[in-house]
Predicted 3D model of a 490-nucleotide part of an RNA (small-subunit ribosomal RNA, 5' domain) from an uncultured bacterium. The RNAcentral record of the full RNA draws on ENA and SILVA.

Context: one part of a larger RNA
C1' cells in the first nucleotide's frame, strides 16, 4: 500500500500479499548467427545414361542438431541477512575494462586433433563406453615485431583469421566486413580514507593473524589478503565487546518552523535466489531459470539410479482482517544476436479484476400555493415536512440506438491498444443517492416505546416511568459516490 460495516452512476490517472525469503500442478520468461564450420533435409531448374522407371552430377533457394562466436553478469523480483566503507557525502592511488568512439601498425607461412557422422556395444530411463572418419573465425608452433612488457642500460620476451559483394575464363583487382596489437577516451568496476548512520551499561573488558615489521608467495591492484621468522602489541564509559532491532538514500506524512514519523509506488546503491560450501568459464559472477559437494523437502524407478528448485509473469494450495488475468502484442519505447531481412524479448506497451486512493462530471434547469394529499407535532387555534411534489415548460451533461472514426507510424507498407478515444444524428428528464449523527465536548429536538432491563459511550457519562443520551418514528445537521468505524504517524 489499508481492512471491516452500509451504500454505489461515469471517466481519467495512479496503486494493489504490509502475513509463511511457507510448498508449489501447468504455460511462458534467454536466445541469436548458414556471410565462421563440416554433415544432413526438402523443394524448383538444368545435365548425363536410360524407352521409362530411375541413377549420377550442377546450380538455387529454403530448413537445420552438432562445432564455432557473441549475448546469457543486462533486463526482471525479494527484503532474508547486513548496525558494515553496507548506505550518503567528500576525497584519494597502488588498478582492470567486452561491445563502442579516435589515431598508428599489421593480417607471412605451417601443423595436429575433435564433435557431428558411421560401426559395434551398454542401461528401465537419465544416459554412457569403445574403434573409425572430417571442417573452421575451434586448437597449437614457427616467421616478423614497437610507440608494447620486463630491464639503469644491453639485450630479451610476445600477435593475428578468415567471410561477403562485384568484374573476370582463370590468375587476380576492387570493395565491405572481420581478425591481431598499440596509444586515447566513453562508459563501466574493484580498492582506501575523513565525517554522518537505533535501542541496551540490568553487556565492561574484548583480542594470537590479534596488532606491527621483515621477507616471500597471492591479486587486475594496495594490504596479514595467506605463509614462514621477529616484536608485543591493537581497541575500549568520545562506549570496545556482547545482546536486540534494522537494508541505505533522494524522497514521503505531518508541523508556522525547530523537530517527529516512516522507506509502498518511482530513482540510486547493496544483499539474497530451496539450506550452507566451492570453484569452473569468461573483460565482467564465485552466476535467480549454469557446475559439483553436503542437507532438508518433493517425484520417477525394472530398486541398480535419476530429476528439481516461481524471492521472473500468470495461476494453484497455505497462512491472513487483507491484495488482480493461468489475457493480447512486440504496433511505439528499450534490451540480445545478425551485414540485413528479421528472431527472441511475461521487460515493456496495452487490456481485464478491486471506490484502494486522488481529480473531475453526473443523478437535471426555470415556473409553480399564504401552501394538496398523507406522516409527524399541536396550546387543536395551528405548525412542521414545503416550491418540496403534482402540473407548465425547456435542456440532453450522461444514458440507449444508428453512422462515421483518428493521433500515437518517422519512410513507401505495417497498430495489440481499439471500431477505443472523439465527432455527428436521433430518443427521452429518461438510466443514476447514500451514510453517520443530532445530552456537552460538536453542527443538529420533538413524540411515542422501554423502565439501572434491553441498549449506548471517543472521555465526562446516559437508562431505576414524562429519557433531547437506549429502540422506532417524524424533522434536522454533516458529508456525499461515497459515508461511518477500527488500525497507526505527525
Nucleotide at each position: 500500500g489499508a481492512a471491516c460495516g452500509c451504500u454505489a452512476g461515469c471517466g481519467g490517472c495512479g496503486u494493489a500479499c504490509c502475513u509463511a525469503a511457507c510448498g508449489c500442478a501447468u504455460g511462458c520468461a534467454a536466445g541469436u548467427c548458414g556471410a565462421a564450420c563440416g554433415g544432413g533435409g526438402a523443394a524448383a531448374u538444368u545435365u548425363u545414361a536410360g524407352c521409362a522407371a530411375u541413377a549420377a552430377g550442377a546450380c538455387u533457394u529454403c530448413c537445420u542438431a552438432g562445432u564455432g562466436g557473441c549475448a546469457a553478469a543486462c533486463g526482471g523480483g525479494u527484503g532474508a541477512g547486513u548496525a558494515a566503507c553496507a548506505c550518503g557525502u567528500a576525497g584519494g592511488g597502488a588498478u582492470c575494462u567486452a561491445c563502442c568512439u579516435c589515431a598508428g601498425a599489421g593480417u607471412g607461412g605451417g601443423g595436429a586433433a575433435u564433435a557431428a557422422c558411421g560401426a559395434a556395444c551398454u542401461g528401465a530411463a537419465a544416459g554412457g563406453u569403445u574403434c573409425g572418419c572430417u571442417a573452421a573465425u575451434a586448437c597449437c608452433g614457427c616467421a616478423u615485431g614497437a610507440u608494447g612488457u620486463c630491464g639503469c642500460a644491453a639485450g630479451a620476451c610476445c600477435a593475428a583469421a578468415g567471410g561477403g559483394g562485384u568484374c573476370g575464363c582463370a590468375a587476380g583487382a576492387c570493395u565491405u566486413u572481420g581478425c591481431u596489437u598499440u596509444g586515447a577516451g566513453c562508459g563501466g568496476a574493484g580498492c582506501c580514507u575523513g565525517c554522518g548512520u537505533u535501542c541496551g551499561a540490568u553487556c565492561a573488558g574484548a583480542u594470537a593473524g590479534u596488532u606491527g615489521g621483515u621477507g616471500a608467495g597471492g591479486u587486475a591492484a594496495c594490504g596479514g589478503c595467506u605463509c614462514a621468522c621477529c616484536a608485543a602489541g591493537u581497541c575500549g564509559a568520545u562506549g570496545a565487546c556482547c545482546g536486540a532491532u534494522a537494508g541505505c538514500u533522494g524522497u514521503u506524512c505531518u508541523g508556522a518552523g525547530a523537530g517527529g514519523a516512516a522507506g509502498a509506488c518511482c530513482a540510486g546503491c547493496c544483499a539474497c535466489a530451496c539450506u550452507g560450501g566451492g570453484a569452473c568459464u569468461g573483460c565482467g559472477a564465485c552466476a535467480c531459470g549454469g557446475c559439483c559437494c553436503a542437507g532438508a523437502c518433493u517425484c520417477c524407478u525394472a530398486c541398480g539410479g535419476g530429476a528439481g528448485g516461481c524471492a521472473g509473469c500468470a495461476g494453484c494450495g497455505a497462512g491472513g482482517a487483507a491484495u488482480a488475468u493461468u489475457g493480447c502484442a512486440c504496433a511505439a519505447u528499450g534490451g540480445a544476436g545478425g551485414a540485413a531481412a528479421c528472431u527472441c524479448u511475461g521487460a515493456u506497451g496495452c487490456a481485464g479484476u478491486a471506490a484502494c486512493g486522488c481529480c473531475g462530471c453526473g443523478u437535471g434547469g426555470g415556473g409553480g400555493a399564504a401552501g394538496a394529499a398523507g406522516a409527524c407535532c399541536u396550546u387543536c387555534g395551528g405548525g412542521u415536512u414545503g416550491u418540496a411534489a403534482a402540473c407548465c415548460u425547456c435542456u440532453u451533461u450522461u444514458u440507449g440506438u444508428a453512422g462515421a472514426g483518428a493521433c500515437g507510424a518517422g519512410u513507401g507498407a505495417g497498430g495489440a491498444c481499439g471500431g477505443u478515444a472523439u465527432c455527428u444524428a436521433u430518443a427521452g428528464a429518461a438510466u443514476a443517492a447514500g451514510u453517520c449523527u443530532c445530552g456537552g465536548c460538536u453542527a443538529a429536538c420533538u413524540a411515542c416505546g422501554u423502565g439501572c432491563c434491553a441498549g449506548c459511550a471517543g472521555c465526562c457519562g446516559c437508562g431505576g416511568u414524562a429519557a433531547g443520551a437506549c429502540g422506532u418514528a417524524g424533522g434536522a445537521g454533516g458529508c456525499g459516490a461515497g459515508c461511518g468505524u477500527u488500525a497507526u504517524c505527525c